[in-house]
RNA sequence: CAGAGUAGAAGACCGUGCGUGAAGUGCGCAGUGUACGGAGAGUUGGCACUGCGACGAAAAGUGGUCACCGCUUGCGGUUCGGUCUUCGCAUCUCGCUG
Numbered sequence: 001c002a003g004a005g006u007a008g009a010a011g012a013c014c015g016u017g018c019g020u021g022a023a024g025u026g027c028g029c030a031g032u033g034u035a036c037g038g039a040g041a042g043u044u045g046g047c048a049c050u051g052c053g054a055c056g057a058a059a060a061g062u063g064g065u066c067a068c069c070g071c072u073u074g075c076g077g078u079u080c081g082g083u084c085u086u087c088g089c090a091u092c093u094c095g096c097u098g
Stems, first nucleotide, its partner, number of pairs: 001098003008087008017078001018076003027053008038094004059073006
């Protein structure tokens, strides 16, 4: 001087739930906690939970024992899992490979 490597993130596809009597997702603020290459440190960045606030969606068909319960097709910036692809320690020091 160059390079490798994590957690994780995004997208596509498949499967599987939930909601459609509106939760969830996304957004803002506050609090608490937590994670961040092999080691140490670590943010005004990431993630989770709680509270508050703003915004806000699509149902249709069908069966039955019909105020209800199912089934099918949809819909939701919907949950979880798998596969593939891409990206990948904010940053600092040390270490590793050449």
Record summary:
The RNA shown here (THF (Tetrahydrofolate) riboswitch aptamer) has 98 nucleotides and comes from uncultured Ruminiclostridium sp. It matches the Rfam family "THF (Tetrahydrofolate) riboswitch aptamer". From the family's description: Tetrahydrofolate (THF) riboswitch was first reported for Ames et al. as an RNA motif in 5' untranslated (5'-UTR)regions of folate transport and biosynthesis genes in Firmicutes genomes. Its mean pLDDT, the model's own confidence on a scale to 100, is 79. The organism belongs to Ruminiclostridium, within Bacteria.